[in-house]
Molecule: FMN riboswitch aptamer (RFN element)
Organism: mouse gut metagenome
Order: sequence, then structure tokens, then C1' cells
RNA sequence: AUUCUUCGGGGCAAGGUGUGAUUCCUUACUGGCGGUUACAGCCCGCAAGCUUUAAAGCAUGAUUUGGUGAAAUUCCAAAGCCAACGGUUAUAGUCCGGAUGAGAGAAGAUG
Repeated sequence: AUUCUUCGGGGCAAGGUGUGAUUCCUUACUGGCGGUUACAGCCCGCAAGCUUUAAAGCAUGAUUUGGUGAAAUUCCAAAGCCAACGGUUAUAGUCCGGAUGAGAGAAGAUG
């Protein structure tokens, strides 16, 4: 190399309006995988969706200021921002569903 096995996503507590909302309002909470001189949801890339035998293709969000340092949009301080598709008595990052799925990839065995 090959083959196989295992692992591989988190989150509305409290209150308000209303016939009705974990969907609206106040507020709360969450952050997959690889890379990067230094630790990243918002720097680069990948996965999840659609489509497809496959390859390929389509779709696909978000950050600034100051500080330290050799090096950080990754650390510290502060203030922000973002979050697929379908469903719902009412608009969903957090509820339900596709999903006991798939998967970026990680570890191990084999040799």
C1' cells in the first nucleotide's frame, strides 16, 4: 500500500405578549473536522444539504479595537456578529423529523 474494527455535534434556565410561540420580545445557552510560527464558530479549507452509479457539479454564514509577544483576525481585555433543509395553532442555531442515517476526520489492528 491493502483489508478490517472502533470512535466521530452542542445548546432556550427565567420572564413578557398572545386563543396559540422552547419559533416573536427581554434575557439565557451552544460552537463538528483538518490546517495555520501560538490554543480559531466568524483566517484558509473540508463535512453536513440538493443532485449523482460514480466522477463532477450546484448550494453553502459571521470580527473588529486595544494589549503581550519573535510569532496570535487563534491568547488576554472589550464590544460585536453568524448559524442548512422539511415540519409547527405563530416567524426556530437550541423543539420535532430525515437521522439507530451520512460524514470531514481521529485512533487501533493487519502487513